Predicted 3D model of RNase P RNA and transfer RNA as a complex of 460 nucleotides. Its mean pLDDT, the model's own confidence on a scale to 100, is 75.
[in-house]
RNA sequence: GGAGCGGCGCGGGUGGCCGCCCGGCAGGGCCUUCGGGCCGUGCCGGGAGGAAAGUCCGGGCUCCGCAGGGCAGGGUGCCGGCUAACGGCCGGUCGGGGCGACCCGAAGGAAAGUGCCACAGAAACAUACCGCCGGGCACGCCCGGCAAGGGUGAAAUGGUGCGGUAAGAGCGCACCGCGCCCCCGGUGACGGGGGCGGCAGGGCAAACCCCACCCGGAGCAAGGCCGAAUAGGCCCUCCUCACCGCGAGGUGACGCGCCUGUCCCGGCGCGCGAGAGGGCGGGUAUGGCUGCUUGACCCGACGGGCAACCGGCGGGCUUAGAGGAAUGGCCGCCUCCCCCGCGAAAGCGGGGAAGACAGAACCCGGCUUACAGCGCCGCUCCUUUU
RNA sequence: GCCCUCUUAGCUCAGUUGGAUAGAGCGCGGGAUUCCUAAUCCCGAGGCCGCAGGUUCGAUCCCUGCAGAGGGCA
Numbered sequence: 001g002g003a004g005c006g007g008c009g010c011g012g013g014u015g016g017c018c019g020c021c022c023g024g025c026a027g028g029g030c031c032u033u034c035g036g037g038c039c040g041u042g043c044c045g046g047g048a049g050g051a052a053a054g055u056c057c058g059g060g061c062u063c064c065g066c067a068g069g070g071c072a073g074g075g076u077g078c079c080g081g082c083u084a085a086c087g088g089c090c091g092g093u094c095g096g097g098g099c100g101a102c103c104c105g106a107a108g109g110a111a112a113g114u115g116c117c118a119c120a121g122a123a124a125c126a127u128a129c130c131g132c133c134g135g136g137c138a139c140g141c142c143c144g145g146c147a148a149g150g151g152u153g154a155a156a157u158g159g160u161g162c163g164g165u166a167a168g169a170g171c172g173c174a175c176c177g178c179g180c181c182c183c184c185g186g187u188g189a190c191g192g193g194g195g196c197g198g199c200a201g202g203g204c205a206a207a208c209c210c211c212a213c214c215c216g217g218a219g220c221a222a223g224g225c226c227g228a229a230u231a232g233g234c235c236c237u238c239c240u241c242a243c244c245g246c247g248a249g250g251u252g253a254c255g256c257g258c259c260u261g262u263c264c265c266g267g268c269g270c271g272c273g274a275g276a277g278g279g280c281g282g283g284u285a286u287g288g289c290u291g292c293u294u295g296a297c298c299c300g301a302c303g304g305g306c307a308a309c310c311g312g313c314g315g316g317c318u319u320a321g322a323g324g325a326a327u328g329g330c331c332g333c334c335u336c337c338c339c340c341g342c343g344a345a346a347g348c349g350g351g352g353a354a355g356a357c358a359g360a361a362c363c364c365g366g367c368u369u370a371c372a373g374c375g376c377c378g379c380u381c382c383u384u385u386u
Numbered sequence: 387g388c389c390c391u392c393u394u395a396g397c398u399c400a401g402u403u404g405g406a407u408a409g410a411g412c413g414c415g416g417g418a419u420u421c422c423u424a425a426u427c428c429c430g431a432g433g434c435c436g437c438a439g440g441u442u443c444g445a446u447c448c449c450u451g452c453a454g455a456g457g458g459c460a
Base pairs, nucleotide, nucleotide: 001382002381003380004379005378006377007376008375009374010373012334013333014332015331016330017329018328020047021046022045023044024043025042026041028039029038030037031036049357053368054367056366057365058364059363060362061219062218063217064216065268066267068265069264070262071261073215074214075213076212077211078092079091080090081089082088093107094105095104096103097102108210109209113208114207115204116203117202129150130149131146132145133144134143135142136141137140158176159175160174161173162172163171177199178197179196180195181194182193183192184191185190223290224289225288226287233280234279235278236277237276238275240253241252242251243250244249254273255272256271257270258269297316298315299314300313302311303310304309335354337352338351339350340349341348342347387459388458389457390456391455392454393453396412397411398410399409405443414430415429416428417427418426436452437451438450439449440448
């Protein structure tokens, strides 16, 4: 100098004018059933993101009475750890790619069962087309042996070599692969070593499936309080039993309902058994207030851990909280970037320009996707010079 | 806010245990018929199966991520 790999950070700043949303304070006008309602003004404070997005996962919160099992249904899938949890993250193992930094992996099971493997090919899981070898003869056919060679295919019954044989073949042997057993190391995935076995019968589970583990449902229009409305209409279901008590009532059994996949199972609890439950229809203000934003939050140094992360300590508020949706527009300067001219360069002068993706809607942790222009750190390979 | 379905020729649609040259109707082009047109008959063109990646020997089909369109509930 060139090519590349990994990890981070930023996503204009500042001032002025005009405007928008929320909150606080202080006034004003109109109406009033005196509770309040409507309209408007001034000052002060605050006002989008790294993805606010997609809604793909996970959790908090809230309601459905509580906890559990079965069957369905869905998800995850090497090992260990982190975490509130996860399909996320960290570390490792194995496999693949790259000279390398490094990257990628839906990476359990095909000796549980079922299914599929088009065309070609003899044969796609139970088979011999060509061929090779032996024998027979009627001389181009028959019988038997073989699976080494040819051919087909994406895939053909372990591979290489030597021996062996009529020809061959794990038929025998050595090495490699594979399976089983043992020992050692490791928490484990797995790795290393030794022994035995002559080879179990190919692939596909992002085919059904099997195994292990996880998952109840609904969602802030959840939910709570207040207020308004209810022509009080139609339909369906259910009037159990015993005991105590003078009685109101109580107790027990039975039945029904209470988790939202389930006419499954049993346990606890609550309610009901005659006025309760369900359905249809109708009415009403798409009413008001709340939930609502400070949180598994951020920063700093310390301790533990390879790390993800955890612990205690100190500090900070980095304050949107609207409710069909506000955070915008114009101008000046600086800075960044681009173009032109001068200059050896630094720089000077002139012009352009703020440029991307994109907009909170209960909150949080992730993933994925989009993104103009920049900055920082570490590392690899090649070339050159010293 | 929470969900579901679809995307194949210019248009409307078929396409299943994954194995075509991906089909049909309408439309389009050419020809025949007719004096001419319509109708009718014959022939033909036209597709990266929405995009990207993966599984597989092989993908319109299976899986994942995007994009677009339509629909449902409260």
It holds a member of the Rfam family "Bacterial RNase P class A". Rfam links the family to the GO terms dimeric ribonuclease P complex, ribonuclease P activity and tRNA processing. Rfam classes the family as a ribozyme.